Molecule: transfer RNA
Organism: Aggregatilineales bacterium
RNA sequence: UACGAGGUAGCUCAACGGUAGAGCACUGCUCCGUUAAAGUGGUGGUUGUGGGUUCGACUCCCACCCUCGUAG
Numbered sequence: 001u002a003c004g005a006g007g008u009a010g011c012u013c014a015a016c017g018g019u020a021g022a023g024c025a026c027u028g029c030u031c032c033g034u035u036a037a038a039g040u041g042g043u044g045g046u047u048g049u050g051g052g053u054u055c056g057a058c059u060c061c062c063a064c065c066c067u068c069g070u071a072g
Stems, first nucleotide, its partner, number of pairs: 001071007010024004018055001026042005048064005
C1' cells in the first nucleotide's frame, strides 16, 4: 500500500430498514447462624467519527480513524 474481517452497556456478544436486547458484572429487596448460594426488581448506550440515501438507518452508500488477518 491492496484485499478481507471487525468496532453496539464495565466485559462477551445479539439485533428483516420500523420502540437497541441477552448473559456476566453492578445494585435494591426477600430468604438464610455468617459468608456463599437461591429468588425477585432496577440502573447502565452520543451503536468508532463525519456526511449521504430514506417517511424512518446498528442495518444501505461514501470518506476517515482504530484493531486483527492475508498478500506485497